Context: one part of a larger RNA
Molecule: small-subunit ribosomal RNA, 5' domain
Organism: uncultured bacterium
């Protein structure tokens, strides 16, 4: 000097930051991923009309138009948010390679968007089950499936002419014969949909270089190391298999065991350096334990899914349901770490044409002196140097202009009032214009009231600023090192006085 700190004694108020480092132990509740009726058929509601029954109250039935549960279908859920458990290299920095590749949504260009069918969900009736939840039959729509057509082009395979390269190769030009699309919605303009070319962004994959400790670890290896065919992948590759060869790797530290998320950057420090890796951002990894797959442009998928395990909860004992390392909270364990708060106004995100919804991302508020910075806790006169305390040679001296008293301020806090801005958008109109949006905060101004509600902690033997007096008597303490204390102790405890810092101060742990 420094801290994500603790604890002792204290504590007025703001800014602005940060706050579960320990059990990645165990979790009640309650939120954290929706949306789209402009893809699709619809149960139900609910106005208008028309109409059958009825005295009536009430009820059936058909038309329009409005809402719209549940299903189908799209997009999204692989993002945001949390944690570092594992990982010393499938990781991470920098710098290359991809001629071995992908790539939804958006942007730019070219070319289409033609012609059928079949089913399914919901819905009906019927069953099973305590639940969870399934099973038959029946019927229905689609931007869900399917089959045929065309083919700017594209992929494959056989040719042909040109460039180029970095070995395999790669652009481009061009015959051939093969395979390949599509979907519609509102409604007059739009959003869609299909193939293809480029582009951004965003990923896989590889390469060189660096990235702890331990030789009281010295030898490790059979898919091991190469090679040839195969399957697999976007993609290159022993990934993965058959076969063959018998190689790789190691004293420049291989293998093995400990620790360990990695950078940016943080703390010191004159610097090299040690030491760190909270908050914030980038990559990586994990989401009860392990295992694996499917869906998809992408996931082996935190609030998907199968299988096993270990816990927890319901059973009607047959069977079942869960996963907080999201945000609040609880328990436990600890020396220690917050609210079961508001708001989608802003910024950002997912859907939607849009109005909009949804978002514990986020903005905001609350709690904590846990840091940092700022202010205030008055201010000017005021000597008989009152009283008191405390020394004392007893004369004094010192607490001391300190307080009393007297005359101002009104900062901060209390109350209450204005208040531009954090606001960009959005509707609605041809336009001019109009209407509309704040959860939360607020500079600034102003009005009441009045010194009122604001100072306290450690230290005083050197080190290191600051002493004296009583009391104890190697006792009772004290201590960071030296050391103090055994009858006058400036070192123990207590007053009084001083000295340092001040809403803080000291201690205790860690770093240089």
């Nucleotide at each position: 000097a420094a801290c994500g700190a603790a604890c002792g004694u204290u504590g007025g108020c703001g800014g602005c930051g940060u706050g579960g480092a320990u059990u990645a132990g165990g979790c009640a509740u309650g939120c954290a991923a929706g949306u789209c009726g402009a893809a699709c058929g619809a149960a139900u509601c609910c106005c208008a009309c028309c109409u059958g029954g009825g005295u009536a109250a009430c009820u059936g039935g058909g038309u329009g138009g409005g809402g719209g549960a549940a299903g189908u279908g799209g997009c999204g859920a692989a993002a945001g948010g949390g944690g570092c458990a594992g990982u010393a290299a499938g990781g991470c920095a920098u710098g290359g390679a991809u001629a071995a590749c992908c790539u939804g949504c958006c942007c730019c260009g070219g070319a289409g968007u033609c012609c059928g069918g079949a089913a399914u969900a919901g819905c009906c009736a019927c069953c099973c089950u305590a639940a969870c939840g399934g099973g038959u039959g029946g019927g229905u729509a689609a931007u869900a499936c399917c089959g045929g057509a065309u083919g700017c082009c594209g992929u494959g395979c056989c040719g042909g002419a040109g460039g180029g390269g970095c070995a395999u190769c790669c652009c481009c030009c061009u015959g051939g014969c093969a395979c390949g699309a599509a979907a519609g919605u509102u409604u007059u303009a739009a959003c869609g949909c299909u193939c293809c070319g480029g582009g951004a962004g965003g990923g896989g994959u590889u390469c060189a270089u660096g990235u702890g400790g331990u030789a009281u670890u010295a030898g490790c290896u059979a898919g091991u190391u190469g090679g040839u065919g195969a399957g697999g992948u976007a993609a290159c590759g022993g990934c993965u298999c058959a076969c063959c060869a018998a190689g790789g790797c190691c004293a420049a530290g291989a293998u093995g065991c400990c620790u360990a998320g990695c950078a940016g950057g943080u703390g010191u420090g004159a610097g090299a350096g040690c030491a760190c890796g909270a908050c914030c951002u980038g990559c990586g990894u994990c989401a009860c334990u392990g295992g694996c797959a499917c869906u998809g442009g992408g996931a082996c998928a935190c609030u998907g899914g199968c299988c096993a395990g270990a816990c927890u909860c319901c059973u009607a004992c047959g069977g079942g349901a869960g996963g907080c390392u999201g945000c609040a909270g609880u328990c436990g364990a600890g020396g220690a770490u917050c609210u079961u708060c508001g708001g989608c106004a802003a910024u950002g995100g997912g859907c939607g044409a849009a109005a909009g919804c949804c978002u514990g991302a986020c903005c905001g508020a609350g709690c904590g002196a846990c840091g940092c910075c700022g202010c205030g806790u008055g201010u000017g006169c005021g000597a008989u140097g009152a009283a008191g305390g405390c020394c004392u040679u007893c004369g004094g001296g010192u607490u001391g202009u300190a307080a009393a008293g007297c005359a101002c301020u009104g900062u901060c806090g209390a109350g209450g009032g204005a208040g531009a801005g954090a606001a960009a958008g959005g509707c609605c109109g041809c336009a001019a214009g109009g209407c509309u949006u704040g959860a939360u905060c607020g500079a600034u101004c102003u009005c009441u009231g009045g010194a009122g509600g604001a100072a306290g902690c450690a230290c005083g033997g050197g080190c290191u600023a600051a002493g004296u007096u009583c009391g104890u008597g190697c006792c009772a303490g004290c201590a960071g090192c030296c050391g103090c204390g055994g009858u006058a102790a400036g070192a123990c405890g207590a007053a009084c006085c001083g000295u340092g810092c001040g809403a803080a101060c000291g201690u205790u742990g860690u770093u240089c």